[in-house]
A computed fold for a 116-nucleotide RNA from a Bacteroidota bacterium, annotated as SAM riboswitch aptamer (S box leader). The coordinates come from a structure-prediction model, not an experiment, and the mean pLDDT is 81. The organism belongs to Bacteroidota, within Bacteria.
RNA sequence: AGCUUAUCAAGAAAGGUGGAGGGAUUGCGCCCUAUGAUACCUUGGCAACCCUGACCGGUGAAUAUCCCGGUAGAAGGUGCCAACUCGCCCUCCCGGGAACGGGAGCCAGAUAAGUC
Numbered sequence: 001a002g003c004u005u006a007u008c009a010a011g012a013a014a015g016g017u018g019g020a021g022g023g024a025u026u027g028c029g030c031c032c033u034a035u036g037a038u039a040c041c042u043u044g045g046c047a048a049c050c051c052u053g054a055c056c057g058g059u060g061a062a063u064a065u066c067c068c069g070g071u072a073g074a075a076g077g078u079g080c081c082a083a084c085u086c087g088c089c090c091u092c093c094c095g096g097g098a099a100c101g102g103g104a105g106c107c108a109g110a111u112a113a114g115u116c
Stems, first nucleotide, its partner, number of pairs: 002115007013043005021032003027088003044081003049077002051073002054071005085108001090105006
């Protein structure tokens, strides 16, 4: 890097370094940024994917550690801590005279776990 599955409306910031753009992506919009962003480091935190301990329910031929769901936790592995994944672009549905608004999907992306 590829593939599979799941999730993406919630949540969580201070200090230091540094000094110019940044918010994944061509474009458009919007926003953040010299009151110092993005990035990196430290500390702190959020969450609960993996995980930990036990219990409850389901599934199953079966008395399930093992499959599915729920409950509790946070030591460890990741991740995350502006804005819905910042929004739109394409397709469909609903409302509307239109502008546009709402919803669903596709594509792309992020993260986790697994796999070659």